[in-house]
The part of an RNA shown here (small-subunit ribosomal RNA, 5' domain) has 512 nucleotides and comes from an uncultured prokaryote. The RNAcentral record of the full RNA draws on ENA. The coordinates come from a structure-prediction model, not an experiment, and the mean pLDDT is 84.

Context: one part of a larger RNA
RNA sequence: GGAUGAACGCUGGCGGCGUGCUUAAUACAUGCAAGUCGAACGAGGAGCUUUUGUCUUCGGAUGAGAGAUUUCCUAGUGGCGAACGGGUGAGUAACGCGUUGGUGACCUGCCCCAAAGAAGGGGAUAACAGUUCGAAAGAGCUGCUAAUACCCUAUGUUAUCAGUUGGAUUAGAUGCCUUCUGAUUAAAAGAAGUAAUUCGCUUUGGGAGGGACCUGCGUCCCAUCAGCUAGUUGGUAGGGUAACGGCCUACCAAGGCAAUGACGGGUAGGGGACCUGAGAGGGUGACCCCCCACAAUGGCACUGAAACACGGGCCAUACACCUACGGGUGGCAGCAGUAGGGAAUAUUGGACAAUGGGCGAAAGCUGAAUCCAGCAACGCCGCGUGCACGAUGACGGCCUUCGGGUUGUAAAGUGCUUUUAGAGGAGAUGAGAAAGGACAGUAUCCUCAGAAUAAGCCUCGGCGAACUACGUGCCAGCAGCCGCGGUAAAACGUAGGAGGCAAGCGUUAUCC
Numbered sequence: 001g002g003a004u005g006a007a008c009g010c011u012g013g014c015g016g017c018g019u020g021c022u023u024a025a026u027a028c029a030u031g032c033a034a035g036u037c038g039a040a041c042g043a044g045g046a047g048c049u050u051u052u053g054u055c056u057u058c059g060g061a062u063g064a065g066a067g068a069u070u071u072c073c074u075a076g077u078g079g080c081g082a083a084c085g086g087g088u089g090a091g092u093a094a095c096g097c098g099u100u101g102g103u104g105a106c107c108u109g110c111c112c113c114a115a116a117g118a119a120g121g122g123g124a125u126a127a128c129a130g131u132u133c134g135a136a137a138g139a140g141c142u143g144c145u146a147a148u149a150c151c152c153u154a155u156g157u158u159a160u161c162a163g164u165u166g167g168a169u170u171a172g173a174u175g176c177c178u179u180c181u182g183a184u185u186a187a188a189a190g191a192a193g194u195a196a197u198u199c200g201c202u203u204u205g206g207g208a209g210g211g212a213c214c215u216g217c218g219u220c221c222c223a224u225c226a227g228c229u230a231g232u233u234g235g236u237a238g239g240g241u242a243a244c245g246g247c248c249u250a251c252c253a254a255g256g257c258a259a260u261g262a263c264g265g266g267u268a269g270g271g272g273a274c275c276u277g278a279g280a281g282g283g284u285g286a287c288c289c290c291c292c293a294c295a296a297u298g299g300c301a302c303u304g305a306a307a308c309a310c311g312g313g314c315c316a317u318a319c320a321c322c323u324a325c326g327g328g329u330g331g332c333a334g335c336a337g338u339a340g341g342g343a344a345u346a347u348u349g350g351a352c353a354a355u356g357g358g359c360g361a362a363a364g365c366u367g368a369a370u371c372c373a374g375c376a377a378c379g380c381c382g383c384g385u386g387c388a389c390g391a392u393g394a395c396g397g398c399c400u401u402c403g404g405g406u407u408g409u410a411a412a413g414u415g416c417u418u419u420u421a422g423a424g425g426a427g428a429u430g431a432g433a434a435a436g437g438a439c440a441g442u443a444u445c446c447u448c449a450g451a452a453u454a455a456g457c458c459u460c461g462g463c464g465a466a467c468u469a470c471g472u473g474c475c476a477g478c479a480g481c482c483g484c485g486g487u488a489a490a491a492c493g494u495a496g497g498a499g500g501c502a503a504g505c506g507u508u509a510u511c512c
Base pairs, nucleotide, nucleotide: 001512002511003510004509006508007507008506009505010504013383014382015381016380017379018378019376020375021341026339027338028337030336031335032334035080036079037078040077041076043074044073045072046071048067049066050065051064052063053062054061055060087294088293089292096219097218098217099216101214102213103212106211107210108209111207112206113205114204115203116202117201119153120152121151122150128143129142130141131140132139133138159184160183161182162181163180166177167176190199191198192197220266221265222264227257228256229255232254233253234252235251236250237249238248239247269291270290271289272288273284274283275282276281296317297316298315299314300313319330320329321328322327347373349372350371351370355369357366358365359364386416387415388414389413396407397406398405399404422448423447424446425445426444430439456501457500458499459498460497461482462481463480467496468495469494470493471492477484478483
């Protein structure tokens, strides 16, 4: 000198764009953050049309019945989603990440292309009704019912497995292609529509995108850590997995790693990037993007295409809450917000209008993702606080050799302008064909009056731009280094003046 997610002191006019718990991965009141589909299904309720009884203030109110299946609502069964999106960095020195390859050892819902199919049956169950237990959370029993829920049989284009014929590729054949035989394995006769048809369903091949595993190289400090290792290293067989593998088990062998740093200890999420520097390098890993890990702490599996699952489940532990003492409930490292910690970090706001998601045939619904607004000079950038003229160089202040000098064209005064702030009016783009805008009466434009609404902070001994007076008297104090202060202090304090930067200025902390 540059830089910062900064803080502190003094000061503070506006706008645009960003950024905002770096500390306690501490504990959390309250609200919201994941729903959607009636064109999968049965039911209940409301509404509509109509018949009729009673009352009537002739508007209507109320009771009973029927119809269409048309509209809406509700809990439940069922489907899809909830594994994305959002947060945090505790752990991790590791194939975690980055980069290069491999899978001849693999999986893949929704989406796209293609082939074939969709036949015949069955038994339940929630809702509901009744009833029991319980303070509650909730649970049990009996009875009824539906499905795109569940189960059985058939068919087998295919697929899997076993045997078999031939072939090509490759570093390598257990893999691939191909002929034949045998065994096993599927579904929702669904929904809408007058229909055409559309959407779904089953099996399979291919694709796209996504994931899993393996591998070469790279990836902090300590040798005052020198030896480490029994599932340890390898083999055989089996189990398990989507899949290879000590991943697991049994048996057999005795191996494996290490000064090219094993093992141990400390620290730490990694990268793109960011800061600095001419570069090489050094430092950092906030915001944004990619990957990983975690969801009170530890463990476990279930469902599912995918989880060992932040707002799912079970167990244990700690903590907190409710309780009728028998027993239950909870997890903000989602968004706001609270307490605590701290030098320190914001609103319990608006909207689905846009973008991109979820569900749905669609209309649409939903969403603290997102888009906006609020707070904060926290940062960067831009603008303003006026411009021109104006010398009896006014008054006042300060200094003085008492002549004067300086503040200083500065002020006053005269003329002008109106950015910005204020008042009034018009008023968007963002919405790709109609309608539809939270932001927002915002941005922007026009008009009006009036210099009106707007300047501070630090420094002045040298480094280092800028000097005098008074006070103090090794005191009070200053200080980054050298050093100032003991009676004439340009170094302390105040005043005048000057210098620097400016809505900021200085200090502190950290990095180059």